[in-house]
Predicted 3D model of a 128-nucleotide RNA (FMN riboswitch aptamer (RFN element)). It was read from a public genome assembly, where an Rfam model found it. The coordinates come from a structure-prediction model, not an experiment, and the mean pLDDT is 76.

RNA sequence: CGUCAUUUUCAGGGACGGGUGAGAUUCCCUAUCGGUGGUAUUCAGCCCACGGGGUCUUUGUCGGGUGGCAGGGGCCGGAUGCGAUAUUGCGCAGCCGACGGUUAGAGUCCGGAAUGAAGAAGAUGACG
Numbered sequence: 001c002g003u004c005a006u007u008u009u010c011a012g013g014g015a016c017g018g019g020u021g022a023g024a025u026u027c028c029c030u031a032u033c034g035g036u037g038g039u040a041u042u043c044a045g046c047c048c049a050c051g052g053g054g055u056c057u058u059u060g061u062c063g064g065g066u067g068g069c070a071g072g073g074g075c076c077g078g079a080u081g082c083g084a085u086a087u088u089g090c091g092c093a094g095c096c097g098a099c100g101g102u103u104a105g106a107g108u109c110c111g112g113a114a115u116g117a118a119g120a121a122g123a124u125g126a127c128g
Stems, first nucleotide, its partner, number of pairs: 001128010017029003031108002033097002035050004045095002053076010080093004099111003
């Protein structure tokens, strides 16, 4: 230094101001935010892949049972162009954002979530 095992910690941001209204951080104007790994040296929300979410299914286990818990699999799930160029920089102009809730429709409020994860860093041990 590499691989493996165990373990610890960390691991998502954002409505200022105004309009309408009985009521909206949800509509309108405006403001504002951008997880993880990769991408030949060069910093990506919108290039590739992954994660959170939803749904169906399956295995194990617990339960008398509706079901609970743990794991596997399938499916669904957003967005970019131009500038001779790099879909990552610079300039300009755009676009996108789960589910449930709500006196009214939410990327930004509340909730599942004091959870979990892509992963990151460290510690210990074994092997090379």
Its Rfam family is "FMN riboswitch aptamer (RFN element)". Gene Ontology term of the family: FMN binding.